Context: one part of a larger RNA
RNA sequence: UGACGGGGACCCGCACAAGCGGUGGAGCAUGUCGUUUAAUUCGAAGCAACGCGAAGAACCUUACCUAGGCUUGACAUCCUGAUCGUAAACUAGUGAAAGCUAGUUGUCAGUUCGGCUGGAUCAGUGACAGGUGCUGCAUGGCUGUCGUCAGCUCGUGUCGUGAGAUGUUCGGUUAAGUCCGGCAACGAGCGCAACCCCUAUCCUCAGUUGCCAUCAAGUAAUGUUGGGCACUCUGCGGAAACUGCCAGGGAUAACCUGGAGGAAGGUGGGGAUGACGUCAAGUCAUCACGGCCCUUACGCCUAGGGCUACAGACGUGCUACAAUGGUUGUUACAGAGGGACGCAAUACAGUAAUGUGGAGCAAAUCCCUAAAAUCAAUCUAAGUUCGGAUUGAGGUCUGCAACUCGACCUCAUGAAGUUGGAAUCGCUAGUAAUCGUGGAUCAGCAUGCCACGGUGAAUACGUUCCCGGGUCU
Numbered sequence: 001u002g003a004c005g006g007g008g009a010c011c012c013g014c015a016c017a018a019g020c021g022g023u024g025g026a027g028c029a030u031g032u033c034g035u036u037u038a039a040u041u042c043g044a045a046g047c048a049a050c051g052c053g054a055a056g057a058a059c060c061u062u063a064c065c066u067a068g069g070c071u072u073g074a075c076a077u078c079c080u081g082a083u084c085g086u087a088a089a090c091u092a093g094u095g096a097a098a099g100c101u102a103g104u105u106g107u108c109a110g111u112u113c114g115g116c117u118g119g120a121u122c123a124g125u126g127a128c129a130g131g132u133g134c135u136g137c138a139u140g141g142c143u144g145u146c147g148u149c150a151g152c153u154c155g156u157g158u159c160g161u162g163a164g165a166u167g168u169u170c171g172g173u174u175a176a177g178u179c180c181g182g183c184a185a186c187g188a189g190c191g192c193a194a195c196c197c198c199u200a201u202c203c204u205c206a207g208u209u210g211c212c213a214u215c216a217a218g219u220a221a222u223g224u225u226g227g228g229c230a231c232u233c234u235g236c237g238g239a240a241a242c243u244g245c246c247a248g249g250g251a252u253a254a255c256c257u258g259g260a261g262g263a264a265g266g267u268g269g270g271g272a273u274g275a276c277g278u279c280a281a282g283u284c285a286u287c288a289c290g291g292c293c294c295u296u297a298c299g300c301c302u303a304g305g306g307c308u309a310c311a312g313a314c315g316u317g318c319u320a321c322a323a324u325g326g327u328u329g330u331u332a333c334a335g336a337g338g339g340a341c342g343c344a345a346u347a348c349a350g351u352a353a354u355g356u357g358g359a360g361c362a363a364a365u366c367c368c369u370a371a372a373a374u375c376a377a378u379c380u381a382a383g384u385u386c387g388g389a390u391u392g393a394g395g396u397c398u399g400c401a402a403c404u405c406g407a408c409c410u411c412a413u414g415a416a417g418u419u420g421g422a423a424u425c426g427c428u429a430g431u432a433a434u435c436g437u438g439g440a441u442c443a444g445c446a447u448g449c450c451a452c453g454g455u456g457a458a459u460a461c462g463u464u465c466c467c468g469g470g471u472c473u
Stems, first nucleotide, its partner, number of pairs: 007473007015463002019427005026319008034310002042053002064305007073128001077127002079124006089104006108118003130294002133292003139288002141283003144279001146277001151190006157166003170181003196271004201239003205235003210229003215226003242265001245259005321420001325379005331373001337367002342356002386417001391412007433455007
């Protein structure tokens, strides 16, 4: 000077408390450990590994295993030689394929007309290629984390023999080292805040694909048509919020409390944004890279298998155990996305109109009739008309191919489960809870992930205690 303390003082955070809903019990999904295996490829390991890398393992992917093959190699450059009647393609034999062997067809450009130039291919030889082999404790880059916590420093000056201190402490105040006041300090930088994006109100302009108040026409019905741009809306630009105004408190300050006006009030609500540093944190398997190692193999090609195994344990989820419900019918209301090898009719198939979509932006059209909700009927407390695992049979689709190992449909089957021990997690408002919708990846495959809207709560006295953090001592 730091760090630490079951030392002290002050302060904050869904940290506790107050509430709401879960996990832990069941079945299944998924990840991990363990075990097994020829192989079950590798990495990630308290928080900060475990629905993580993986935004999608049938083949491929794929790195693993078994078997069959190749050896200047699947890929790059150089050298020498040959060919340009090369290569490639095709056929046959063998084979699981790769490969190996044999055959058939085949036939570059320029030109000074010289195999001269360029280009291509093959053969040979070696230089080399190649390695998801090792080291993240040799590294770059990128990332997590404390933590969106309010801190971390510097110049000059001053003090101290010096390490260092001061500033940054103190009194108030703030979400904030935010601001005010004071002070041997005076200033400055990185952070904070603001500037950026979305959202909430209004205005100008624009008015089609959007809209329909007025006028007219038409229909079984509908902005359907003329017409219009008022409204809604879209999207370019602007306005608006600044403690600006008032009252009280306060050191007359910073600021705090209340009020007015206002669509919005004290950071309006979200997002992006992550200081100096910490953890030799993570990643040599994105990529790059030092060193080491392999070089007829630790490289490369191919087929099949494996990554999907299954006494068990743990994490994260989905579905439930029912009446605030199940079933059947009925009637409404979104937002945001995606779409030319595409989107299109509910396993799916067929047919019809062939609908619709291409510079960009975009509201037309397709995906797309949202579902919970409403109304009516029924079930009547039961392992049930709850629950849907599991299994049997028959199918559909994608794809060379669903046996290992896909998703879905129909009929049948109808397991556990009657609210979950110790313990433990999330959440403070359009939030929790609950309901559906879309997208990326993607041939196919979603209970995961990322986004979107619908319905829409309870509670917070307070800071004694638990956890984490900040300042002073």
Small-subunit ribosomal RNA, 3' major domain from an uncultured bacterium, 473 nucleotides, folded computationally.
The full RNA is in RNAcentral, with records from ENA, Greengenes and SILVA.